[in-house]
This is a predicted structure of a 58-nucleotide RNA (transfer RNA) from Triplophysa rosa. The RNAcentral record of the sequence draws on Rfam.
RNA sequence: UGGCUCAGUGGUUGGAGCAUGGCACUAGCAAUGCCAAGGUCAUGGGUUCGAUUCCUAU
Repeated sequence: UGGCUCAGUGGUUGGAGCAUGGCACUAGCAAUGCCAAGGUCAUGGGUUCGAUUCCUAU
């Protein structure tokens, strides 16, 4: 650090739970199951082949 609470590691594509949407189930609702969407990782600068990760200012 997604709407909220939190993981995460210098290396190709950033995860979980809750919440949300759809579907299944139900006479209906809830619960449950499956699927999906949602992230300029506070902003600027620096180091590096490479920064969400290291340094620095706010």